[in-house]
């Protein structure tokens, strides 16, 4: 200097004019409200609604089935399908990145096409027999070739009619036994065994663990009004409370149809101080935990924080000056993704531009 990898921050600032929302205080007012003063007023994703909770209600939320979710190990957390650190597998020269990562020996199922054959076999070929040859025969073979994503482990030697783990040596995988390291997933070493017939469970399934339901349009309070009405039918082997079913527990008269009557979508709460933010110290590889100190940072209710002007700053571009670069100056253009609605912890997606830090590889110089 170039090409990469991981992490973090910002993503406009200042001033003026006018206009909004809410809080606190003061004055006036019965109140509605008006005036004045002092503070505050969107995001890193507020988005998607994919997960987990806090909170609210269902009398308790009991047992089981069905259903759903997760899936290596150990930690963190209120919890999670999240995060951190490891193990194994894969990609990359590397820094690093990815994994839907329990079980194929419980069972069922699939592997199209091609190919002889995809839980099993012989198309070509090699060997044997007949034949001058072409070729034929019926046997042997799976080492060579072809097909394919994948074809009875690989290399070498022996052996054979030709071959084959048929035998042997070494290697790979698998299994048994033993030793060592590690909390563990696993890793390493030694020894024995010719055992070598695969893959797919983001196929059904089996195994382990977890899961009441509904959701702020949850749910409370106040105000207002009426007729707590009439008839018929079915009910205790009933109706209801629990997302479906069964058992259990509890409550009770309930359900359907017809006729008739009242109110009307109003106000307040829930609604923001919280598993909170920032700084420092300690522990821990880390996620994170503990301690001390400081701070209060929207609560709208058809939905408020906006508009205009000026200056500066950032990016792109044209010109001028300087030999060039840098710097200075003049002009033009541009500023991303995008806005709460009960509140948090995550994940995923979108994002013009700018900055900081660490690491890897290549080349050059010292």
């Nucleotide at each position: 200097a170039g090409a990469g990898a991981a992490g973090a921050u910002c993503g406009g600032a200042c001033g003026g004019u006018c206009g909004c929302c809410g809080g606190c205080c003061g004055u006036g007012g019965c109140a509605a409200c008006a005036c004045g003063g002092c503070g505050g007023g969107a995001g890193g994703a507020a988005a998607g609604u994919c997960c987990g909770g806090g909170c609210u209600c269902c009398g308790c939320a009991g047992g089981g089935c069905a259903g759903g979710g997760u899936g290596c190990u150990g930690g963190c957390u209120a919890a999670c399908g999240g995060c951190c650190a490891g193990g194994g597998g894969g990609g990359g020269c590397a820094a690093c990145c990815c994994c839907a990562c329990g079980g194929a020996a419980a069972g069922u199922g699939c592997c199209a096409c091609a190919g002889a054959a995809a839980c099993a076999u012989a198309c070509c070929g090699c060997c044997g027999c007949c034949g001058c040859a072409a070729g034929g025969c019926u046997g042997g073979u799976a080492a060579g070739g072809g097909u394919g994503a994948a074809a009875c482990g690989g290399u070498g030697a022996g052996g054979u009619a030709a071959g084959a783990g048929c035998u042997c040596a070494c290697c790979a995988g698998c299994g048994g036994c033993g030793c060592g390291g590690g909390u563990g997933a696993c890793c390493g070493c030694g020894u024995c065994g010719g055992c070598u017939a695969g893959g797919c469970a983001a196929a059904c399934c089996c195994c382990a663990c977890c899961c009441g339901g509904a959701g702020c349009a949850a749910g409370g309070c106040c105000a207002a009004a009426u007729a707590g009405g009439a008839g018929a039918g079915c009910g205790a082997u009933c109706g209801g409370a629990c997302g479906g079913c069964c058992c259990g527990u509890c409550c009770g008269u309930g359900c359907u149809c017809u006729c008739g009557g009242g109110u009307a979508a109003g106000g307040c709460c829930g609604c923001u101080c919280g598993a909170g933010a920032c700084g420092c110290c300690g522990g821990g590889u880390a996620a994170c935990c503990g301690g001390c100190g400081u701070c209060c940072u929207a609560g709208a209710g058809a939905a408020a924080u906006g508009a205009c002007c000026g200056u500066c700053g950032c990016c792109c571009u044209g010109g001028g000056u300087c030999a060039c670069a840098u710097g200075c100056u003049c002009g033009g253009g541009g500023g991303a993704c995008a806005g709460g609605a009960c509140c948090c912890g995550g994940c995923u997606u979108a994002c013009a531009g700018a900055u900081c830090c660490u690491c890897u590889c290549u080349g050059g110089c010292g």